[in-house]
Molecule: Fluoride riboswitch aptamer (crcB RNA motif)
Organism: Xanthobacteraceae bacterium
RNA sequence: AUUCAAGUCGGCGAUGGAGUCCGCCCCAACCGCCUUCGUAGGCUGAUGACUCCUGCGGCUGU
Numbered sequence: 001a002u003u004c005a006a007g008u009c010g011g012c013g014a015u016g017g018a019g020u021c022c023g024c025c026c027c028a029a030c031c032g033c034c035u036u037c038g039u040a041g042g043c044u045g046a047u048g049a050c051u052c053c054u055g056c057g058g059c060u061g062u
Stems, first nucleotide, its partner, number of pairs: 010025004016053006032043004
């Protein structure tokens, strides 16, 4: 330097997938907002942040 074999390389951040970065957690991190005594009703966003894809919504043009 090369090859082969074995072992190890967690989860989460309000709705999907991938990459990068940041933060948090060791059965915890996490589980949006507003009105109402409660019941109940209403509202925003697919991101923790950035980029891309998918889905959804609004406006304009063909």